[in-house]
Predicted 3D model of a 532-nucleotide part of an RNA (large-subunit ribosomal RNA, domain I) from a Methanomassiliicoccaceae archaeon. The sequence was found in a public genome assembly. The prediction has a mean pLDDT of 81. Its Rfam family is "Archaeal large subunit ribosomal RNA". A reference for the family is Yusupov et al. (2001), "Crystal structure of the ribosome at 5.5 A resolution", Science. The source organism's lineage runs through Archaea, Methanobacteriati, Thermoplasmatota, Methanomassiliicoccales and Methanomassiliicoccaceae.
Context: one part of a larger RNA
RNA sequence: CUGUUUGGGGAAUCGCUCGGCUCGAGCGCCGAAGAAGGUCGUGUCAAGCUGCGAAAAGCGCCGGGUAGGUGCAAGAAGCCUAUGAUCCGGUGACAGCCGAAUGGGACUUCCUAGUCUUCGGACUGGUCCGGAAGGAUCGGGAACGCGGGGGAUCGAAACAUCCUAGUACCCGCAGGAAAAGAAAUCAACCGAGAUGCCGUUAGUAAAGGCGAUCGAACGCGGCACAGGGUAAACCGAACGCCUCUUCGAAAGUUGAGGUGCGUGUGGUGUUGUUGGACUCAAGUACUUCCUCCUCGGUGAAUCAGAAGUCAACUGGAACGUUGCUCCAUAGAGGGUGAUAGACCCGUACGAAUAAACCGAAAAGAAGAUUUUGGGUAUCCAGAGUACCGCGCGUUAGAUAUCGCGCGUGAAUCCGGGGGACACUUACCCCCAACCCUAAAUACGUCUCGAGACCGAUAGCGCAGUAGUAGCGUGAGUGAAAACUGAAAAGUACCCUUGACGGGAGGUCAAAAGAGCGUGAAACCAGACAGCC
Numbered sequence: 001c002u003g004u005u006u007g008g009g010g011a012a013u014c015g016c017u018c019g020g021c022u023c024g025a026g027c028g029c030c031g032a033a034g035a036a037g038g039u040c041g042u043g044u045c046a047a048g049c050u051g052c053g054a055a056a057a058g059c060g061c062c063g064g065g066u067a068g069g070u071g072c073a074a075g076a077a078g079c080c081u082a083u084g085a086u087c088c089g090g091u092g093a094c095a096g097c098c099g100a101a102u103g104g105g106a107c108u109u110c111c112u113a114g115u116c117u118u119c120g121g122a123c124u125g126g127u128c129c130g131g132a133a134g135g136a137u138c139g140g141g142a143a144c145g146c147g148g149g150g151g152a153u154c155g156a157a158a159c160a161u162c163c164u165a166g167u168a169c170c171c172g173c174a175g176g177a178a179a180a181g182a183a184a185u186c187a188a189c190c191g192a193g194a195u196g197c198c199g200u201u202a203g204u205a206a207a208g209g210c211g212a213u214c215g216a217a218c219g220c221g222g223c224a225c226a227g228g229g230u231a232a233a234c235c236g237a238a239c240g241c242c243u244c245u246u247c248g249a250a251a252g253u254u255g256a257g258g259u260g261c262g263u264g265u266g267g268u269g270u271u272g273u274u275g276g277a278c279u280c281a282a283g284u285a286c287u288u289c290c291u292c293c294u295c296g297g298u299g300a301a302u303c304a305g306a307a308g309u310c311a312a313c314u315g316g317a318a319c320g321u322u323g324c325u326c327c328a329u330a331g332a333g334g335g336u337g338a339u340a341g342a343c344c345c346g347u348a349c350g351a352a353u354a355a356a357c358c359g360a361a362a363a364g365a366a367g368a369u370u371u372u373g374g375g376u377a378u379c380c381a382g383a384g385u386a387c388c389g390c391g392c393g394u395u396a397g398a399u400a401u402c403g404c405g406c407g408u409g410a411a412u413c414c415g416g417g418g419g420a421c422a423c424u425u426a427c428c429c430c431c432a433a434c435c436c437u438a439a440a441u442a443c444g445u446c447u448c449g450a451g452a453c454c455g456a457u458a459g460c461g462c463a464g465u466a467g468u469a470g471c472g473u474g475a476g477u478g479a480a481a482a483c484u485g486a487a488a489a490g491u492a493c494c495c496u497u498g499a500c501g502g503g504a505g506g507u508c509a510a511a512a513g514a515g516c517g518u519g520a521a522a523c524c525a526g527a528c529a530g531c532c
Base pairs, nucleotide, nucleotide: 001530002529003528004527005526006525007524008523014517015483019454020453021451022450023449024448025447026446027444028443029140030139037098038097039096040053041052042051044076045075048072049071059092060091061090062089063088064087068080069079070078103112104111105110113124114123115122116121125138126137127136128135129134144175145173146172147171148170149169155162159209185192186191196223197222198221199220200219207213227436228435229434230382234267235266238265239260240259241258242257243256244255247252272413274381275380276379277378278375279374280373281372282371286367287366288365289364291362294360295359296358297357298356302351303350308324309340310323311322312321313320325342326341327331333345334344335343388407389406390405391404392403393402415431416430417429418428419427470477471476490516494503495502496501
């Protein structure tokens, strides 16, 4: 040096999974009755996490459940428990300090008052409503929603209109969804009939230094479907609210006082084939609210749930092999010393049930005349609005989107608006200038289920004390790290060593010996053989 081999070193590979990811279903707000979040405490020994709050890993009651329990956590000491603990579900009590933080103050999770008091304690924030009593509101929330502001990189192969984009980001507000919504809409001579969402129409019409690019609607097919209330004309206090009070389970009701209110409470009324008021005639019995008791449904923890632990063999161990047998509305899955329908937990089919919610019945309470037809003299039908001019933003919206600013400024049913340039005529559609409205839709903090998803350099940044350790003045940034064994049976005693360790011995199927499953390669060393 080469070959073979024995070790060390290292942590790949294989196996495994209390974690993730995605999809589906469910469910969806919390807060002055003090939230979300934090800080400080709290254990026999107690640093961290979890739980809890000076009543502090907990207290009361109700229900379930059964033999052990005293969180992660394995130790020691003690204690609790068939007078039913621990545990599970429900409902209460307690719930320090900071925090919207709210008696005042503070860069300090701290400091410091007043009034009343039964001496325990209670009350004292801003804004808004109200004469007062009293009431409402403030802050938080992963994404989703609506509104107000609103970039740049980029593309145009430069760049300015344009694009990126009304995006990112900032602010305000709301809900479990939000927004939109019952035609002064479309359509086109045929007709449709609120809104939203999906597919298509369609990369079409349109916009566009007609460049880059941008980009609908009608219609059609689906999901889901729901319509209502006011102002006015007419009547004119017939009405409401507050305090005390009678009856009641409640809805409601009785009485007294006060107050709102003629600048209109209440009744009526609400549309375009005009409708309503008004007037004439006919003519029905209904609608809404509440829930002590009764019944039914949904419904927590939970209960019940078939059939081999038969023989022989191998083995440390049978769930394996061979033989015989059984259940199945259950042969999903997991565990158990190897691969178990019949060992355990479960699974299929079932059962029971508190709170709460829903429905029915019954009882009670409140409110009205609803509706139909005819008449048309009179009255009403949303104004700085409609329309028009100029400018800006926005839009596919082009002269013809929507909005805003300035100016101008109507009509009143013999009325008004629209139908993609203007005007005129005809035809068609509709009734603005007031309000409300479920579902189909979006999202996922959260719960459950599933997977031709990943399997520890993967999958969330995090399968362990993870937004932790560490880094940064700070805003912020941000890891690594799973595996003994079936069971700790975690190596007694002896020799040796300063210690680690070594020897001998023991446990185990095996030392698999805690730097612990398997244990590749790089790299290092020893032994043997051959050759130089």